Description
Bacterial RNase P class A from a Dehalococcoidia bacterium, 299 nucleotides, folded computationally. The sequence is in RNAcentral, with records from ENA. A source record names the gene rnpB. The organism belongs to Dehalococcoidia, within Bacteria. It matches the Rfam family "Bacterial RNase P class A". Rfam describes the family as follows. Ribonuclease P (RNase P) is a ubiquitous endoribonuclease, found in archaea, bacteria and eukarya as well as chloroplasts and mitochondria.
[in-house]
RNA sequence: CUAGCAGGUCGGGUGAUCGCACCACGUGUGAGGAAAGUCCGCACUCCGUAGAGCAGGGCAGGGGGUAACACCCCUCCGCCGUGAGGCGAGGACGAGUGGCACAGAGACGACAACCCGGCGGCGCUUUGGCGCCACACGGGGGUGAAAAGCGCUAAACUCUGCCUGGAGCAAGCCCAAGCCGGGACGCUCGAAGGUUGCUCGCCAAGUCCCAGGUAGGGCGCAAAGAGGACCAGGGUAACCUGGCUCCCAAGAGGGAUGAUCGCCUAGAACAGAAUGCGGCUUACGGACCUGCUUGUUCG
Numbered sequence: 001c002u003a004g005c006a007g008g009u010c011g012g013g014u015g016a017u018c019g020c021a022c023c024a025c026g027u028g029u030g031a032g033g034a035a036a037g038u039c040c041g042c043a044c045u046c047c048g049u050a051g052a053g054c055a056g057g058g059c060a061g062g063g064g065g066u067a068a069c070a071c072c073c074c075u076c077c078g079c080c081g082u083g084a085g086g087c088g089a090g091g092a093c094g095a096g097u098g099g100c101a102c103a104g105a106g107a108c109g110a111c112a113a114c115c116c117g118g119c120g121g122c123g124c125u126u127u128g129g130c131g132c133c134a135c136a137c138g139g140g141g142g143u144g145a146a147a148a149g150c151g152c153u154a155a156a157c158u159c160u161g162c163c164u165g166g167a168g169c170a171a172g173c174c175c176a177a178g179c180c181g182g183g184a185c186g187c188u189c190g191a192a193g194g195u196u197g198c199u200c201g202c203c204a205a206g207u208c209c210c211a212g213g214u215a216g217g218g219c220g221c222a223a224a225g226a227g228g229a230c231c232a233g234g235g236u237a238a239c240c241u242g243g244c245u246c247c248c249a250a251g252a253g254g255g256a257u258g259a260u261c262g263c264c265u266a267g268a269a270c271a272g273a274a275u276g277c278g279g280c281u282u283a284c285g286g287a288c289c290u291g292c293u294u295g296u297u298c299g
Stems, first nucleotide, its partner, number of pairs: 001295001003293008012264007020030003032270001036281002039279005044168004056164005061075005076090001077088004091159002096157002098153003108149001114141003117137001118135001120133005172219004181210005193203003225248001227247002230243005
């Protein structure tokens, strides 16, 4: 230099003007590496008095990590690659059941016979054999992944081991107009609702209280925890332990996070939070870093 492999970082900057949301009201803060798909795993919440099992679902070499996982790390084996490396749907065909393409005569309840060979019969014969028929003897060939065998096959049913209650933030909790319902009072007084003229009773107005709970409001939920950086130690690693007091502030409920212009530097890609967190997967113009491999050349 070339063609690759593995891992990682960034995800426009800046200035001006206008605009939006939030509260901590100030020189404040305001999307992402994937906020996405909602595919796994948790936290959290409610339901079930409690416990056990079945069914159903999930996982699967061995070991480790983690709150947990289908995630991550190490490693064995198999396959692919010249290699750096990549991929694996790697428990069991032991029990029961099923399946075995194509080719082949025959494919898994076999008893199957294409060719050669073999046994037997008949005919011909130059006595060396040749032809025909039959048998099914199963020795050889041929086909195939496999020709019957402790066969192959579980991303076939199944078996084994382990895990697994259900629903999900529209979870759920609290406050609570009005209306409906329940209760108490409904008196004093010359008098003061209806029912019969009066008394009682009952009903009603009115006042107060109570329960559930709609509208509405608050919480969950917005800053802090399974956090990050750095240092030290342990470990091959994933990761763990300790220290430092160094860093951290989107957040609604008609739902904000934008627009224009200038310059750098070019008409930045995929895309945008809605309870939070750990993963996986998918999308992505471009810029860059580290380690390693193949080939060629030069020293």